This is a predicted structure of a 530-nucleotide part of an RNA (small-subunit ribosomal RNA, 5' domain) from an uncultured bacterium. The full RNA is in RNAcentral, with records from Greengenes. Its mean pLDDT, the model's own confidence on a scale to 100, is 83.
Context: one part of a larger RNA
RNA sequence: GAACAAACGCUGGCGGCGUGUCUUAAGCAUGCAAGUCGAGCGGCAAGGGGGAGCGAUCUCCCCUAGAGCGGUGGACUGGUGAGUAACGCGUGGGUAAUCUGCCUUGGGCAUGGGGAUAGCCACUAGAAAUAGUGGGUAAUACCGGAUACGUUCCACGAGGGGAGGACUUGUGGAAGAAAGGUGCUACGGCGCCGGCCUGAGAUGAGCUCGCGUCCCAUUAGCUAGUUGGUGAGGUAACGGCCCACCAAGGCGAUGAUGGGUAGCCGGCCUGAGAGGGUGUACGGCCACACUGGGACUGAGAUACGGCCCAGACUCCUACGGGAGGCAGCAGCUAAGAAUAUUCCGCAAUGGACGGAAGUCUGACGGAGCGACGCCGCGUGGAUGAAGAAGGCCGAAAGGUUGUAAAGUUCUUUUACUGGGGAAGAAUAAGCCUGGGAGGGAAUGCCUGGGUGAUGACAUGAACCGGUGAAUAAGCCCCGGCCAACUACGUGCCAGCAGCCGCGGUAACACGUAGGGGGCGAGCGUUGUUC
Numbered sequence: 001g002a003a004c005a006a007a008c009g010c011u012g013g014c015g016g017c018g019u020g021u022c023u024u025a026a027g028c029a030u031g032c033a034a035g036u037c038g039a040g041c042g043g044c045a046a047g048g049g050g051g052a053g054c055g056a057u058c059u060c061c062c063c064u065a066g067a068g069c070g071g072u073g074g075a076c077u078g079g080u081g082a083g084u085a086a087c088g089c090g091u092g093g094g095u096a097a098u099c100u101g102c103c104u105u106g107g108g109c110a111u112g113g114g115g116a117u118a119g120c121c122a123c124u125a126g127a128a129a130u131a132g133u134g135g136g137u138a139a140u141a142c143c144g145g146a147u148a149c150g151u152u153c154c155a156c157g158a159g160g161g162g163a164g165g166a167c168u169u170g171u172g173g174a175a176g177a178a179a180g181g182u183g184c185u186a187c188g189g190c191g192c193c194g195g196c197c198u199g200a201g202a203u204g205a206g207c208u209c210g211c212g213u214c215c216c217a218u219u220a221g222c223u224a225g226u227u228g229g230u231g232a233g234g235u236a237a238c239g240g241c242c243c244a245c246c247a248a249g250g251c252g253a254u255g256a257u258g259g260g261u262a263g264c265c266g267g268c269c270u271g272a273g274a275g276g277g278u279g280u281a282c283g284g285c286c287a288c289a290c291u292g293g294g295a296c297u298g299a300g301a302u303a304c305g306g307c308c309c310a311g312a313c314u315c316c317u318a319c320g321g322g323a324g325g326c327a328g329c330a331g332c333u334a335a336g337a338a339u340a341u342u343c344c345g346c347a348a349u350g351g352a353c354g355g356a357a358g359u360c361u362g363a364c365g366g367a368g369c370g371a372c373g374c375c376g377c378g379u380g381g382a383u384g385a386a387g388a389a390g391g392c393c394g395a396a397a398g399g400u401u402g403u404a405a406a407g408u409u410c411u412u413u414u415a416c417u418g419g420g421g422a423a424g425a426a427u428a429a430g431c432c433u434g435g436g437a438g439g440g441a442a443u444g445c446c447u448g449g450g451u452g453a454u455g456a457c458a459u460g461a462a463c464c465g466g467u468g469a470a471u472a473a474g475c476c477c478c479g480g481c482c483a484a485c486u487a488c489g490u491g492c493c494a495g496c497a498g499c500c501g502c503g504g505u506a507a508c509a510c511g512u513a514g515g516g517g518g519c520g521a522g523c524g525u526u527g528u529u530c
Base pairs, nucleotide, nucleotide: 001530002529003528004527006526007525008524009523010522013377014376015375016374017373018372019370020369021335026333027332028331030330031329032328035072036071037070040069041068047062048061049060050059051058052057079288080287081286088213089212090211091210092209093208094207095206098205099204103201104200105199106198107197108196109195111145113143114142120135121134122133123132124131125130151175152174153173154172155171156170157169158168159167180193181192182191183190184189214260215259216258221251222250223249226248227247228246229245230244231243233241263285264284265283266282267278268277269276270275290311291310292309293308294307313324314323315322316321341367343366344365345364349363350361351360352359353358380410381409382408383407390401391400392399393398415467416466417465418464419463424457430451431450432449433448434447435446436445474519475518476517477516478515479500480499481498485514486513487512488511489510495502496501
């Protein structure tokens, strides 16, 4: 000098864009943060209407909420950096050792049956959480049978390649599927969304290898599933991944092992560069979700707002037993030098589900708070010498503050007030219409044009008026380094100080004043890095 996720002191007008618990991965009241589908299924409280009955009530129709079964999504998004010195990350390869829901594009199918179970009804246990018994019901839930273009396996061949079991191919045998819903109909069927088997692709993931990746030798030896083999198991898949047996290996001064510290990177800061430092925000990867362990479901998890066990803690309890997990968004307590609203909206972008309308979305879009940072603007312009008054200095002539003020005149950024109201909205359903494929037609399918609802921000922005210089300047320094000096007070006191050093009676160094220098909505100090 530059920089900062900064803090502190004094001061503080506005706007834009960013950014904001670095400490205790400490504990959390409250609300919200993951649902959705009635076009998979049975069914329905309340409500409305009708009928029967003197009435209680019974019964039928319409309409659906909530709940339930089922599908799909809760493995994404969002948070944090505790752990991790590791194939964790970065970079470049391998997978002939692998998987991949939704999506795209091919091929082939969808036949015929069965038994349950929740909801519901009746009852029981319990304070509750919840649990149980009996009856009965549905499905795109569940289970057999049929069929098999591909597929898988087995047997026997042929080709192929650097390579074993990649890949291509012949014959025979064996095994394994499925689900419907909705629209139109001329009742023959035809669409749309789904279902099953299978090829290819895309995307995502698993595993593996080369190289790189902090400090300590005041850490020198470490290792028994350890290193390798055979066989068996297991996995989507290779492998001591696991197991039995066999062998005695494997690593290490090119630093093993141990200890300390740390998420890694793109980047960011600094520097002429080489390098050094760093990993906040944004993006990629990893790890974690009260602590430790475990599996289930699933295409995918060993799963933040799922489950089970143990533990600590908090809460409820009828003392028998139960409930919970903010390192999601806000917010609270504590800690700390220190870090924000219990805000608005799904209008946009994106996501989940749905045929769609739509629903959900603290992702996100916005607003609020903080000079925390960067950038921009303003606090007026011109004129004005009797060089006014006042202040300060003075040898009392005067000098200086100083065109500074006042005065005159102008402007209105900003402020206040009024008007104004672009763009962010693309299009969806629907309606009108052109073209195309197929078709006997209709609904529909593909494609183009027109029309067509929806704005949180927003009392917003641009822009146009009105009023009136009106609403707006401080901070640090002035001995040298270092730009800017005098007076008074103080008297080694009070104090200053980054270093040198000032202060003991004329202090340009302390305090105050006047003047001056620097930067300016900031200025200085402290901390950290280069």